Predicted 3D model of RNase P RNA and transfer RNA as a complex of 456 nucleotides. Its mean pLDDT, the model's own confidence on a scale to 100, is 76. It holds a member of the Rfam family "Bacterial RNase P class A". Rfam classes the family as a ribozyme.
RNA sequence: AGAAGUCGGGGAGACGAUCGCGUCUCUUCCAACCGCAGGGUAGGGAGGUACGAGGAAAGUCCGAGCUCCACAGGGCAGGGUGCUGGCUAACGGCCAGGGGGAGCAAUCCCACGGAAAGUGCCACAGAAAACAUACCGCUUCCGCUGCGGCGGCAGUAAGGGUGAAAAGGCGAGGUAAGAGCUCACCGCGCCACUGGCGACAGUGGUGGCAGGGUAAACCCCACCUGGAGCAAGACCAAAUAGGGGAGGAUGAGGUGGCCCGCCUCGUUCGUACUCCCGGGUCGGUCGCUCGAGGCCGGCGGCAACGUCGGUCCCAGAUACAUGAUCGUCGCCGGUCGCUUGGCGCCCGGUAACAGAACUCGGCUUACGACCGGCUUCUCACG
RNA sequence: GCGCCCGUAGCUCAGCUGGAUAGAGCGUCUGCCUCCGGAGCAGAAGGCCGUGGGUUCGAAUCCCGCCGGGCGUA
Numbered sequence: 001a002g003a004a005g006u007c008g009g010g011g012a013g014a015c016g017a018u019c020g021c022g023u024c025u026c027u028u029c030c031a032a033c034c035g036c037a038g039g040g041u042a043g044g045g046a047g048g049u050a051c052g053a054g055g056a057a058a059g060u061c062c063g064a065g066c067u068c069c070a071c072a073g074g075g076c077a078g079g080g081u082g083c084u085g086g087c088u089a090a091c092g093g094c095c096a097g098g099g100g101g102a103g104c105a106a107u108c109c110c111a112c113g114g115a116a117a118g119u120g121c122c123a124c125a126g127a128a129a130a131c132a133u134a135c136c137g138c139u140u141c142c143g144c145u146g147c148g149g150c151g152g153c154a155g156u157a158a159g160g161g162u163g164a165a166a167a168g169g170c171g172a173g174g175u176a177a178g179a180g181c182u183c184a185c186c187g188c189g190c191c192a193c194u195g196g197c198g199a200c201a202g203u204g205g206u207g208g209c210a211g212g213g214u215a216a217a218c219c220c221c222a223c224c225u226g227g228a229g230c231a232a233g234a235c236c237a238a239a240u241a242g243g244g245g246a247g248g249a250u251g252a253g254g255u256g257g258c259c260c261g262c263c264u265c266g267u268u269c270g271u272a273c274u275c276c277c278g279g280g281u282c283g284g285u286c287g288c289u290c291g292a293g294g295c296c297g298g299c300g301g302c303a304a305c306g307u308c309g310g311u312c313c314c315a316g317a318u319a320c321a322u323g324a325u326c327g328u329c330g331c332c333g334g335u336c337g338c339u340u341g342g343c344g345c346c347c348g349g350u351a352a353c354a355g356a357a358c359u360c361g362g363c364u365u366a367c368g369a370c371c372g373g374c375u376u377c378u379c380a381c382g
Numbered sequence: 383g384c385g386c387c388c389g390u391a392g393c394u395c396a397g398c399u400g401g402a403u404a405g406a407g408c409g410u411c412u413g414c415c416u417c418c419g420g421a422g423c424a425g426a427a428g429g430c431c432g433u434g435g436g437u438u439c440g441a442a443u444c445c446c447g448c449c450g451g452g453c454g455u456a
Stems, first nucleotide, its partner, number of pairs: 001378009013329007021052003025048006033040002054353001058364002061362005066229004078225005083097005098112001099110004113220002118218002120214003135160002137156003141152004168186002171183003187209001188207008233286004243277005251265005293312008330350005336344003383455007392408004401439001410426005432448005
C1' cells in the first nucleotide's frame, strides 16, 4: 500500500430566537353547584416554570413481572427444548469450553440425545438398497473341439459397471482365483489406566468387523410446561327500562269552559303515585410509570455477570402531543479569485430506518453520512 | 391484543403423508375449415412454485427467518 475479518461509537449536526402542541405544578380571571355568610369547588380562559420518542419505540418470535380465573395428590394426552459447565427473576437468550465443518489465516457456521427398542421410506439405474446378491469378469474340475475357444457343475467378490449411498479402507503375505483368511497402519466396537467438575481427550490392551442412510419420517429417552391477558383488573356512578322493599285513596283516564254527575280502569292476592335499596350500561378515576432503572467509579470473575459506593429522576396521551420558520457557526458539493499542501466570496444541501400507549430481559428484521479500536494475509522498502 | 389460514402460467385452481419432464380449465398465438367472422378441429408458447437460508442423495412439498394478503374473536 492492497485485500479481508471482528468489536464498537453515533444516530433531525451544534447553539440561539420567534410561533405552536402535550403532561405536571404555580399565579390570576370567569364560574354550574353547595352554604345564612366568610368561603370551598367540577370545569373553562390567560400567563409563567420544568420535562417531552427509539436504537430499533417495529415484527409480536421467545421469556418474565403484574392482575384475574382455575387448582387435594399422581399419571396420560398436547406443546416446547435437546453436546458440557456457568450466568440470570426466567428463557428457545448470553458467556466460556468440547466435538464436527468452511477458510492459507484472523475468524465464521452447526436443531450437536438415541438408527444393536420397534415401524416406515430409499424414485431411476443396478445382479443386489438391507434376515443380501452375481451382469461383465477371474479360477480349479468335468465334457466337446475345427486347438482359437465353447458349454456345464462349483468357488470368488480383488477388478469393471450402476447409483447420492454397495456390507470397513489401503498395502503386503497367501491362494487355482480370491477373500480379515493372516499381518502392519488407519477407522470402528469393548475393557482398563491417566487428565478434566463435565462434554471429551490421550495411552495401552483386546475383538477380525459386530450388521448403510434417514428421527427438520413416525417414534423412544431426559427435562420444562394450568388458562387468559392492562379492552387484565379495582373503584365511583347518570338518564331510560326492568327487579326488590315500605307507604298507599284525598286514585287515574275520558266527556266538559269549570264543579257535580255519568262512563272506563284499578282497589287489601296492592293499580296509579311517592320514597328507599341493589345490579349492570353511558361516562369518569385508579392501574400508569421509581424500575430485575440510568450514569460514573472501586472490587471479584477469562467472560456473561455479580457486589459495593456515589449521583440522577428521565413522556404518560385517549383521537391520541413532541412541529414549523429564521439567524450564526460547523460539515459536504459546485463555481470563481489569490496563492498554488492553504485562504476568501457566492450558490445549493444538511440526509437513513422509523415513531411511545402496562412494564422489563432477549431474539429477529430495517437503516444515510461520519468516527474509532483490535487482528490476519499478500506485496514493497528499511 | 389474541388465535388461524393462504401466496403455483395472464386469470381461476389441482399437486403439499418428499422422487427427478410441475399439471387442468379459461385466455393468448399458429394452422385447418368459411366469401368473412364466430363456433369447431389440430398444434404450440407461457412457471426460478412470494422471498432468503437449512435438513436430505433429492424440496412446490419438511423446518426456520422475512415480505404480502385474508379471516375469526372481544